[in-house]
């Protein structure tokens, strides 16, 4: 130098004119004053405040969703730190990562055989045909009944024996997942983003949620006592039968922006994060602001624009920077 | 803003809990029948299963992200 790795902040500045929401002043109704998009405001996948409705009648499920251990935290499927296990020379990165001797099901073609297998081959028997016994060999598959070796055998075989895999008890470490070591009458594939089966967790709908108010004590239809409506599904069960169901609106204010807010310090922690103190106020529209034009600088500026909040997650996306990080060459 | 469906031939659809070369009506193209055309009969072509991954021996299908389209939702005082 090159080629990686993993983290952090930025998101054109500055200056003038003009224009716009919002607050709050003055008030000649038009003026001044202060402020005004994001790291993802998106996707709408999670999780929460919050609202109303069921819960303060029972019961019965269904059903959804998480899924090594521990912490974190208002919660989470996120985060952190850690165990296994996949990739990479490495720096590090990734992983929907309970269970397949509770059950059931699927493995298509191709093969003898897809779960307790004999098709060709070895072997004994037998004139033959045929019988038995055998999982080393071949042949099919993505998967073929622990691997490899040696003993052993009529030929074979965990049948035995070393090693190594795995399973299961038992000692130790460890908060646990898990590691380490000894033992053994142990050794039936895979699939669970198939059904399930274990633990855990979930009440439902969402600001077009709800509140108050003006037109509206309105108008038009419909059903006519069950095959009705209402209480999230189903059973009882309660409630209504006109206080019932449809249809007919470019309405106001409220909810609305002060919050699990934002910046520093300061202690604990490996870290997520927690405590503590100090300052700080910084959008809130409703046809819907947040722009525009000119000047100068520079590295020429990407993805993209709230709509009730807030924690993630994913997904677009531009360029800087830093590391006592890793590898290569090359020079000292 | 919220919620929910669906994307398979040129349209409008099937594919049922995963299996071998994904199918069906119309329409297309050619034959054939007519004097010509409709109709009719016969044959055929036409599929990145919106797109990337992932599970799995295998994926339109199951699970993820994404992209398009489409349907529904106040308030009744």
């Nucleotide at each position: 130098c090159g080629a990686g790795g993993u983290g952090a902040a930025c998101a054109g500045g500055c200056g003038a004119u003009c224009g716009c929401g919002u607050g709050c002043c003055c008030u000649u109704c038009g003026g001044g004053u202060a402020u005004g998009a994001g790291g993802a405001a998106a996707g709408u996948c999670c999780g929460g405040g919050c609202a109303c409705c069921a819960c303060a009648g029972g019961g019965c499920a269904a059903g959804g969703g998480u899924g090594c251990c521990g912490g974190u935290u208002a919660a989470c499927g996120g985060c952190c730190g850690g165990u296994g296990g996949a990739g990479g020379c490495g720096a590090c990165u990734c992983c929907a990562a309970g269970g397949a001797c509770a059950g059931u099901g699927c493995a298509a073609c191709a093969g003898a055989a897809a779960g307790a297998a004999a098709c060709c081959g070895c072997c004994g028997c037998u004139u033959a045909u045929g019988c038995g016994g055998u999982a080393a060999g071949g042949a099919u598959g993505g998967a073929a009944a622990g691997g490899c070796g040696a003993g052993g055998u009529a030929a074979g075989a965990g049948c035995u024996c070393a090693c190594c895999c795995g399973c299961g008890g038992c000692c130790c470490g460890g908060u646990a997942a898990c590691g380490g070591g000894c033992c053994g009458u142990c050794g039936a594939u895979g699939u669970a983003a198939a059904c399930c089966c274990c633990a855990c967790c979930c009440g439902g709908u969402g600001c077009a949620a709800g509140a108050u108010g003006a037109c509206a004590u309105g108008a038009a239809g419909a059903c006519a006592a069950g095959u009705c409506g209402g209480c999230g599904g189903c059973c009882c069960g309660c409630c209504g039968c006109g206080u019932u169901c449809u249809u007919c609106g470019c309405u106001a204010u409220c909810g609305c922006u002060g919050g699990a807010g934002c910046u520093c310090c300061g202690c604990g922690g490996u870290g997520a994060c927690g405590c503590g103190g100090a300052g700080u106020c910084u959008g809130g529209a409703u046809a819907g602001a947040u722009g525009a034009u000119c000047g100068c600088c520079c590295a020429c500026g990407a993805c993209a624009g709230a709509a009730c909040c807030c924690g993630g997650c994913u997904u677009a996306c531009g360029g800087u920077c830093a590391c006592g990080c890793u590898c290569g060459c090359a020079c000292a | 803003g919220g919620g929910g469906g669906c994307g398979u031939a040129g349209c409008u659809c099937a594919g049922c809990c995963g299996g071998u070369u994904a199918g069906a009506g119309c329409g297309c193209a050619u034959g054939c029948u007519u004097g010509a055309c409709a109709u009719g009969c016969a044959u055929g072509a036409g599929g990145u299963c919106a797109u990337u991954g992932g599970u799995u021996c295998g994926a339109u299908c199951c699970c993820a992200a994404c992209c398009g389209u489409c349907c529904c939702c106040a308030c009744c005082a």
This is a predicted complex of two RNAs, RNase P RNA and transfer RNA, with 409 nucleotides together. It holds a member of the Rfam family "Bacterial RNase P class A". Gene Ontology terms of the family: ribonuclease P activity, tRNA processing and dimeric ribonuclease P complex. Its mean pLDDT, the model's own confidence on a scale to 100, is 78.